RNA sequence: GGGUCCGUAGCUUAGUGGUAAAGCAGUAGCCUUUUAAGCUAUUGAUCAGGGUUCGAUUCCCUGCGGACCCA
Numbered sequence: 001g002g003g004u005c006c007g008u009a010g011c012u013u014a015g016u017g018g019u020a021a022a023g024c025a026g027u028a029g030c031c032u033u034u035u036a037a038g039c040u041a042u043u044g045a046u047c048a049g050g051g052u053u054c055g056a057u058u059c060c061c062u063g064c065g066g067a068c069c070c071a
Base pairs, nucleotide, nucleotide: 001070002069003068004067005066006065007064010024011023012022013021018054026042027041028040029039030038047063048062049061050060051059
C1' cells in the first nucleotide's frame, strides 16, 4: 500500500427496514441481627458525518478505531 470482517448499555452478546432485547453490573425497595444469597422495580446504548427511503442499528459512501490475510 491492497483486501476481508467487526464497531449496539460499564461488560458479554441479540436484533438486519417500522422507533432496541437479555444476562451480569449500578440504583431503590422487601427479606435478613449484619453481610452475602434470594425476590420486585428501575436507570443506562446503536463509532462519527453524509446519502437513499414515509421511516435506517439494519442499505450505500467517506472517515475513525480494532482484528486477520497478502505485499
Overview: Model confidence (mean pLDDT): 80 of 100. Transfer RNA from a Patescibacteria group bacterium, 71 nucleotides, folded computationally. Taxonomically the source falls in Bacteria candidate phyla (Bacteria). It matches the Rfam family "tRNA". About the family: Transfer RNA (tRNA) molecules are approximately 80 nucleotides in length.